[in-house]
Context: one part of a larger RNA
RNA sequence: UUGGGCGUAAAGAGUCUGUAGGCUGUUCGAUGUGUCAUUCGUCAAAUCUUCAGGCUCAACCUGGAGGCUGCGAGUGAGACUAUCGGACUCGAGAACGGGAGAGGUGCAUGGAAUUGCCGGUGUAGCGGUAAAAUGCGUUAAUAUCGGCAAGAACACCAAAGGCGAAGGCAGUGCACUGGAACGUUUCUGACGCUGAGAGACGAAAGCGUGGGUAGCGAAUGGGAUUAGAUACCCCAGUAGUCCACGCCGUAAACUAUGAAUGCUAGGUUUCGGGAGUAUCGACCCUCUCGGAGCCGUUCAACCAAGUUAACACGUUAAGCAUUCCGCCUGGGAAGUACGAUCGCAAGAUUAAAACUC
Numbered sequence: 001u002u003g004g005g006c007g008u009a010a011a012g013a014g015u016c017u018g019u020a021g022g023c024u025g026u027u028c029g030a031u032g033u034g035u036c037a038u039u040c041g042u043c044a045a046a047u048c049u050u051c052a053g054g055c056u057c058a059a060c061c062u063g064g065a066g067g068c069u070g071c072g073a074g075u076g077a078g079a080c081u082a083u084c085g086g087a088c089u090c091g092a093g094a095a096c097g098g099g100a101g102a103g104g105u106g107c108a109u110g111g112a113a114u115u116g117c118c119g120g121u122g123u124a125g126c127g128g129u130a131a132a133a134u135g136c137g138u139u140a141a142u143a144u145c146g147g148c149a150a151g152a153a154c155a156c157c158a159a160a161g162g163c164g165a166a167g168g169c170a171g172u173g174c175a176c177u178g179g180a181a182c183g184u185u186u187c188u189g190a191c192g193c194u195g196a197g198a199g200a201c202g203a204a205a206g207c208g209u210g211g212g213u214a215g216c217g218a219a220u221g222g223g224a225u226u227a228g229a230u231a232c233c234c235c236a237g238u239a240g241u242c243c244a245c246g247c248c249g250u251a252a253a254c255u256a257u258g259a260a261u262g263c264u265a266g267g268u269u270u271c272g273g274g275a276g277u278a279u280c281g282a283c284c285c286u287c288u289c290g291g292a293g294c295c296g297u298u299c300a301a302c303c304a305a306g307u308u309a310a311c312a313c314g315u316u317a318a319g320c321a322u323u324c325c326g327c328c329u330g331g332g333a334a335g336u337a338c339g340a341u342c343g344c345a346a347g348a349u350u351a352a353a354a355c356u357c
Stems, first nucleotide, its partner, number of pairs: 004328003007311002012325001014201004021194003025088007034080001035077008048066007091191001092188003095184003103177007110154001114150008125136002162169002206247006215241002220236004258324006266295011306313002330357003339350004
C1' cells in the first nucleotide's frame, strides 16, 4: 500500500462552533470538464511477445509484425459528474401561537440544623469506642430555656422525573437571557451534512492576588490497635472546601458505543405538546409528534427479524446502507526520553528508539 477494524480483545478526540477540503434533494434546458466509443500520430535502440530466416541444434544473431503504460489531435455519445441558466418543496431556516423545564447570569430574600458568644435554670460528669484512652468540665461543662452572631448547604416535594453540547444544574422571588418540543402551513427556496488546522466551553484537585472560614478536613500533633502501624478507630487540626478576578485543561470527562441522513415487527411505563370521542366543563379512552426507560431467568407458550467470538445489542442498534471526521496494527520499554508549543508552577499536548520476550 491492498485489506481489516474501533461496547468489553489495540482503537471514538471531554464537548461544541466553524475555516479549507470532502460529500450533497426533485426537475427542465444549454455547454461538453471528468467519463465512454472510435480514428490517427507519437511512445529512440536494446529488452519482452510472435512469425520467418542464419550459425549442424540451442543459447546467440538478423529481419518483419505486435503488445503494455501514457501523451497529443480529430470525430461522435450526452446517462452520470461538473459548470451556467430557469423552476419546485419533502431537507434546512424564518414567522406566528399557546405551553414545559434544577438551562445560564445577576440581585434580593427564607426557615431548619451546626458552631461560637451573652444571660437564666441546674450539678458532676460529658464525650468517644468493640473496649478504652487522649480530650472537654467546679474559672460551672454536658443537658435545658431565651437572645445575638457567623458561614455553608438547601429536608419533605423527589420520581426508572426534568433541562443542558458536554462538564453539569435543585430553598424562594425578581430582572436579563440561550436552546428544544408541539401546532398553523404563512414566508425564503437546497440556503444542507461533516469538519484537517483554528476558536470557545470544560468536574474535582492544584496555582496566583485579595477576602471569608460555621461544619468537614489532606498535612501535622496526640490517644488507641499492633511484633511494628508513617494505616484502618478516637480526640484535636493547617492548607483546602466558600466568594471575586486570573490561570490550569485533565478524569472510569463512560452509554468504556463520533456526527448526520434514510430504511427495518411489536409490547409496556413515563415526561411535554396536539387532535378526536365524551361531558355543562374536566378526568378517563383512542390516535399522533418529540424526549426518557424497560422487555432478565425458566418454560410447550410473548421477549421478532437481523447482528455478535461470546456476553449481549435489538427503531435511543452493536441491524441494513450512504457521507465526513478521529483513531488502531503483538507484550514490555512508554504515554516515557529528546525536541517543540503552552503554563507562575505542578505539569499538559505532541511523541520515538535501542534493548527485551
Small-subunit ribosomal RNA, central domain from a bacterium, 357 nucleotides, folded computationally.
Rfam family: Bacterial small subunit ribosomal RNA.
The prediction has a mean pLDDT of 81.